[in-house]
Molecule: small-subunit ribosomal RNA
Organism: uncultured rumen bacterium
RNA sequence: AGAGUUUGAUCCUGGCUCAGGAUGAACGCUAGCUACAGGCUUAACACAUGCAAGUCGAGGGGCAGCAUGUUGGUUGCUUGCAACCAAUGAUGGCGACCGGCGCACGGGUGAGUAACGCGUAUCCAACCUUCCCCUUAGUAGAGGAUAGCCCGGCGAAAGUCGGAUUAAUACUCUAUGUUGUAUUUUGAUGACAUCUGACGAAUACCAAAGAUUUAUCGCUAAGGGAUGGGGAUGCGUCUGAUUAGGUUGCAGGCGGGGUAACGGCCCACCUGGCCUACGAUCAGUAGGGGUUCUGAGAGGAAGGUCCCCCACACUGGUACUGAGACACGGACCAGACUCCUACGGGAGGCAGCAGUGAGGAAUAUUGGUCAAUGGGCGCGAGCCUGAACCAGCCAAGUAGCGUGCAGGACGACUGCCCUAUGGGUUGUAAACUGCUUUUAUCAGGGAAUAAAGUGGGGCACGCGUGCCUUUUUGUAUGUACCUGAUGAAUAAGGACCGGCUAAUUCCGUGCCAGCAGCCGCGGUAAUACGGAAGGUCCGGGCGUUAUCCGGAUUUAUUGGGUUUAAAGGGAGCGCAGGCGGGCUUUUAAGCGUGACGUGAAAUGUGGCGGCUCAACCGCCGAACUGCGUCGCGAACUGGGGGCCUUGAGUGAGUACGACGUUGGCGGAAUUCGUGGUGUAGCGGUGAAAUGCUUAGAUAUCACGAAGAACCCCGAUUGCGAAGGCAGCCGACGAGUCCUUAACUGACGCUAAAGCUCGAAAGUGCGGGUAUCGAACAGGAUUAGAUACCCUGGUAGUCCACGCGGUAAACGAUGAAUACUGGUUAUCCGGCGCAUUGGGCGUUGGGUGACUCAAGCGAAAGCAUUAAGUAUUCCACCUGGGGAGUACGCCGGCAACGGUGAAACUCAAAGGAAUUGACGGGGGCCCGCACAAGCGGAGGAACAUGUGGUUUAAUUCGAUGAUACGCGAGGAACCUUACCCGGGCUCAAACGCAUGCGGACAGCCGCGGAAACGCGGUCUCCCUCCGGGGCUGCAUGCGAGGUGCUGCAUGGUUGUCGUCAGCUCGUGCCGUGAGGUGUCGGCUUAAGUGCCAUAACGAGCGCAACCCCCAUCUCCAGUUGCCAUCGCGUGGUGGCGGGCACUCUGGAGAGACUGCCGGCGCAAGCUGUGAGGAAGGCGGGGAUGACGUCAAAUCAGCACGGCCCUUAUGUCCGGGGCGACACACGUGUUACAAUGGCGGGGCACAGCAGGAAGCCAGGCGGCGACGCCGAGCCGAUCCCUAAAACCCGUCUCAGUUCGGAUCGGAGUCUGCAACCCGACUCCGUGAAGCUGGAUUCGCUAGUAAUCGCGCAUCAGCCAUGGCGCGGUGAAUACGUUCCCGGGCCUUGUACACACCGCCCGUCAAGCCAUGGAAGCUUGGAGUGCCUGAAGUGCGUGACCGCGAGGAGCGCCCAAGGGUAAGACAAGUGACUGGGGCUAAGUCGUAACAAGGUA
Repeated sequence: AGAGUUUGAUCCUGGCUCAGGAUGAACGCUAGCUACAGGCUUAACACAUGCAAGUCGAGGGGCAGCAUGUUGGUUGCUUGCAACCAAUGAUGGCGACCGGCGCACGGGUGAGUAACGCGUAUCCAACCUUCCCCUUAGUAGAGGAUAGCCCGGCGAAAGUCGGAUUAAUACUCUAUGUUGUAUUUUGAUGACAUCUGACGAAUACCAAAGAUUUAUCGCUAAGGGAUGGGGAUGCGUCUGAUUAGGUUGCAGGCGGGGUAACGGCCCACCUGGCCUACGAUCAGUAGGGGUUCUGAGAGGAAGGUCCCCCACACUGGUACUGAGACACGGACCAGACUCCUACGGGAGGCAGCAGUGAGGAAUAUUGGUCAAUGGGCGCGAGCCUGAACCAGCCAAGUAGCGUGCAGGACGACUGCCCUAUGGGUUGUAAACUGCUUUUAUCAGGGAAUAAAGUGGGGCACGCGUGCCUUUUUGUAUGUACCUGAUGAAUAAGGACCGGCUAAUUCCGUGCCAGCAGCCGCGGUAAUACGGAAGGUCCGGGCGUUAUCCGGAUUUAUUGGGUUUAAAGGGAGCGCAGGCGGGCUUUUAAGCGUGACGUGAAAUGUGGCGGCUCAACCGCCGAACUGCGUCGCGAACUGGGGGCCUUGAGUGAGUACGACGUUGGCGGAAUUCGUGGUGUAGCGGUGAAAUGCUUAGAUAUCACGAAGAACCCCGAUUGCGAAGGCAGCCGACGAGUCCUUAACUGACGCUAAAGCUCGAAAGUGCGGGUAUCGAACAGGAUUAGAUACCCUGGUAGUCCACGCGGUAAACGAUGAAUACUGGUUAUCCGGCGCAUUGGGCGUUGGGUGACUCAAGCGAAAGCAUUAAGUAUUCCACCUGGGGAGUACGCCGGCAACGGUGAAACUCAAAGGAAUUGACGGGGGCCCGCACAAGCGGAGGAACAUGUGGUUUAAUUCGAUGAUACGCGAGGAACCUUACCCGGGCUCAAACGCAUGCGGACAGCCGCGGAAACGCGGUCUCCCUCCGGGGCUGCAUGCGAGGUGCUGCAUGGUUGUCGUCAGCUCGUGCCGUGAGGUGUCGGCUUAAGUGCCAUAACGAGCGCAACCCCCAUCUCCAGUUGCCAUCGCGUGGUGGCGGGCACUCUGGAGAGACUGCCGGCGCAAGCUGUGAGGAAGGCGGGGAUGACGUCAAAUCAGCACGGCCCUUAUGUCCGGGGCGACACACGUGUUACAAUGGCGGGGCACAGCAGGAAGCCAGGCGGCGACGCCGAGCCGAUCCCUAAAACCCGUCUCAGUUCGGAUCGGAGUCUGCAACCCGACUCCGUGAAGCUGGAUUCGCUAGUAAUCGCGCAUCAGCCAUGGCGCGGUGAAUACGUUCCCGGGCCUUGUACACACCGCCCGUCAAGCCAUGGAAGCUUGGAGUGCCUGAAGUGCGUGACCGCGAGGAGCGCCCAAGGGUAAGACAAGUGACUGGGGCUAAGUCGUAACAAGGUA
């Protein structure tokens, strides 16, 4: 100090989450020791038991109990001792009692309290103070009671009553009496003064107690001090305005009462005040502070332990005593609760220390001692002290120590992992060797804390007192600590390992189980679940949970924002408030500075020191940022005085405008009415219909009526605060600018509350109503159409007077002032120059444009009209949804408006910009894309493939384009993967090892469907004699799988697409994603090229290079060819010969817009151009960029993982892949005359192939074919055309078309043609007469048409596929439209990218919440009635000698009763909306022009 998370990516805004620290904590796992500190946060709930406040005999009377003494008696007997009994207060002492002091401290708790309660500062001339200290004065007389004890009575008890007697430092009276108190008088002092009242004087009133060891302690009055308290005041001290008014002793006065004292504290009377927006009152919550935690700080949060203050003591009230209380371990009353009871009545208060129950996630011992510190009493010894000091329990915190150290590689074994004959890791870790002994155990020694006081003695000494000496007192504790012995011996875990965040692999699981702080993991290869191994972090602890601060500048004083992210009020006026021009003078409140007082201690902090160190503790310093007082200063702010004119305003002059209100006037249009002309339609739409019209519409002319709005001018214009304002004229009113510088002299700015204005719609009342036109009706559209479109049409639209008060009331930009570059246009003024006219310059005010500036901004953008630089004031914002909703209140006739939450829920919601994709957006361009043509498909029959169905099986895959004559370029068996049945289990094949046997093989017989089984027969080679080769069987190791996953993969392939694109380096631009280049203009088949250019170059694609065809040349010349020469034949290059030609197969040439004309900057385009075999890419092929479709293929092959192993392997026979109500694709053949047939005649190819082959020729057969048979391993032999052409016939018909189907007979291949082959012949002769919507191919040697060949192959279901040649067209105006594609641009809420996204109702489940007839509860307040204890007051015939009291009454008053409300909480049939929830229903509202912006 930051990080994760919105996006395909980016920047920003913004929330959520994490890493840190902390705790009186709790829970989980684990646990050796020591020191220090800590320990009911909940029920201020209830409490058994014990203890927590007594002491003084030196105040008193006394004497129950104890001890001693004395006296008497008895016994024992040692004759003065012991025991026992009785008497005796004589002594030590002392229960109970009277009296004194204490019990108001110490200890506990935080319920109440928002308050002078607390903190801080100040004041009291308005006060008190026991004990303590100092000073002064005094302590004289007298008296009557009472408790105890004794006697008696009542009661269960607690207790109580009566009688008699008695004491005091108890009580009463008298005396003396000050400097005390009160009154009168005097009047110093205090900051003015109301006022205060010192020193004096006079009068009145009030005291006392004794004790004893004779030395002291007490007592009384007064003054002073100290200490402790009481009161008053300034300032500070939580939240809510959805609490705005509160208050009747309430505010003040006068006079009393009361108090220690002031005071409405209380009372009578008088006045009507007082508090409050600077937040009264009310409601909620809460003890306050020193301090603690966190934070850089400012702050925020907290108030446990320790210290200070307050409050409380079962709940409420009350007083008494006392110096002090309205009293925790006192009293009285009331109430609730618990206990005792003889039922009549009594007792009690742990929020003291322990402890118990309860509550709770949760918090300890019914311990020891007064040794120390402190307190009470006492002369003192001493007694008391759950204060305190110690110990016990608890990882509940902080600090310290330890669980060993060194060596030790064969890097051992096990485990785990990997690329597995081998490595890695665990790991110097272990074993093993040496060393040490903190801790532990045992043994021994052993403190400090004690200072002082008491007792004894001594010295100084008048008394106090001081000093010396001696003695005694230790809980903790035989503890800390020290020494010795033993022996590595007694001691390590927790969490985590996807990112944030340090640390990874295997196995299991398979959107299951589960994890998760956020993002998110898990659907068969999970570093995220569970286990293991390894690793990381911390360590006597580690994690989790809860809470606080931090990070969060995410409430922003330090230190934020408001055009578009949340956020400027719709606008103006304006009180309070805040802020405010220049000069001068004064003041000193703010401000600065110095001093003084205070800011308790502890804490925190610097230094030093003490526990072995540290934590902890002690001492000293600074600090405690605060408050108060007194000086000094005077720049700034403020206050007072004076002056000024530039801010502001006034005046004068001249202008300006759709500024407002009101009255009048005008024409055009619209509709309506009347009349005329006129006739069949009009109107309306995408197209129609509803509607109007022969009763005369629409159209047209004339006249009339009504209401509303003002064409052109008109604009980037003007005016107004905003809303808003437009025909012309007038009246009234307001405003602004400019000029001038006469007047005032800071009079200003802003503006919460308040007041006023405020579009449209709406609303009340009264008018008006031409047009338009919500609602409504009808017609269309549509799947529907409660819409869009059409025809009508009410409210309204208009006027007057009211209400209402909202808008995307927008510049989404509050008002004011000042400053900071330019260019340009325009409106309204002034001045100067010039001028026939438009002009030029300058100076103000307004309205606009530009972006070349600076600056700002997340960017888009803003930019003198700021969103720049600054100041002042106001308003507003703080994640999205819930929600501008609910409740409450205010306003309104209503509609509704203003104010304005929470529960719950999500991890986002959002802004700007980028790249894509998409659009029923735009522009440009291309393609057999359309159009123009030719021929097809879709109808028929058949072939073939697919779906479906069927089946034992109909094996599997391919499924829009990009599956469907596809994998398959050959399913009768085989193939074959499927089904049925029968066999085998080292297996069908191969290798290795071991053992046994033998050649293996073959042949024969039997069984069987075969595989196979059984039996028989036949039968080796080499040798160094060990064995080896070959082979069968057995065993073992390696098998096998067309089983799954193409979504784990390689390779290959399809498609976009042979489309022209896809990128990189450097530079430049941008915060960045990214852009530029690659855009623009022209051109091209092309990102092809040229020009331009912050780009310059380059790569993969394009093109070219390669192959075939078309022309020529050269080389070569057999099997090809035959011009020339010759031979020969019926005829033929048949032969000799030749290589000219053709041809074959090698090498070259040629074509490049090179030339010419035109156009063009160029690239290039163009031409009946030339030349040329070929002309503008000459035709065809091969060649397929970055990528897309998780496209296809695990069944061609390969391969990871998973699965099967007497089977999912393998062998065999048979069946199936060929089924058949049906549907689709691809084809073949046709429907005929451009044809069929034939009977005939007759001509011309090319690519290929051939030995288990092609087969000439001959013979047989109608034929398929058979038999014989020459040639050819092939430029030699063989296979070789058909359409065309010529002649004839058929004559438009289901035919001489068409050939399906069926019957019969054959041929061939093959082990075998039943399922299930092809071909031949004879016979049969189906559908079909050109095919609906729709759809396919093709632009030239192409389509169409004709045949030929080949692969596979025994044969063939081939009409398929791949090739070959023959014949050989038509059409293209053109790019509006359909489809696909390319480039640029635009919008976007899409990015899984439009097959996208997404809205609302309804239905289902869950959750929280509003309303609601009511019901229940709580605290607070009020009225009335009643009213305990108690103070006060009055009375007091009774008691008392008296003082006084009992009794009675009154006021107040806790509590109780009752009544009506207000507030708050809970609950409630039913009801309202809201939120959430993979795959429900209906539609399609929004995002593109989202299909009606």